[in-house]
RNA sequence: UCUUUCGGGGCUUGGUGAAAUUCCAAACCGGCAGUAAUAGCCUGCGACCCGUAUAAGUGAUUAUACGGCUGAUCUAGUGAAUAUCUAGAGCCGACAGUUAAAGUCUGGAUGGGAGAAAGA
Numbered sequence: 001u002c003u004u005u006c007g008g009g010g011c012u013u014g015g016u017g018a019a020a021u022u023c024c025a026a027a028c029c030g031g032c033a034g035u036a037a038u039a040g041c042c043u044g045c046g047a048c049c050c051g052u053a054u055a056a057g058u059g060a061u062u063a064u065a066c067g068g069c070u071g072a073u074c075u076a077g078u079g080a081a082u083a084u085c086u087a088g089a090g091c092c093g094a095c096a097g098u099u100a101a102a103g104u105c106u107g108g109a110u111g112g113g114a115g116a117a118a119g120a
Base pairs, nucleotide, nucleotide: 001120002119003118004117005116006115012026013025014024015023027104028103029093030092031045032044033043034042040091041090049068050067051066052065053064054063055062056061073089074088075087076086077085095107096106097105
C1' cells in the first nucleotide's frame, strides 16, 4: 500500500388513561482509540445534524474533500500511580415517526462508521 472478514447494547413489573414498551414508580443498556491503573459522564474520534467547495445530473439529488455542531461525576478508600479499580451517592443519551411526550419501540439502515483482526 492492497484485499478480505468483523465492527452498538437495552422496557420486565406495576400505576394513570379512551389511548403510553413514549407519562409516573421501579427496571435495563453503555461504539472506537488513548491514558502512570481496567473510563457511557478525562482527552480525542465515529454516528446524527448543519454548511462550503468541486464533480455528475434539466432537476430533486448524489459522490468526494474540508469545516461546524456534538450529552453527562462527585465523595471516601487502596496504591508509586486511578475523574479508569473498590464502596457509596449521582448524572447523560441524535433525527423522523407514533391514538400520548421514546437512550430501550418503528424507520432512514441489507446504510455509514471510528476502528479491530487476518492475508498478500
A computed fold for a 120-nucleotide RNA from uncultured Nosocomiicoccus sp., annotated as FMN riboswitch aptamer (RFN element). Of the family's consensus pairs, 100% are formed in the model. The source organism's lineage runs through Bacteria, Bacillati, Bacilli, Staphylococcaceae and Nosocomiicoccus. Its Rfam family is "FMN riboswitch aptamer (RFN element)". Gene Ontology term of the family: FMN binding.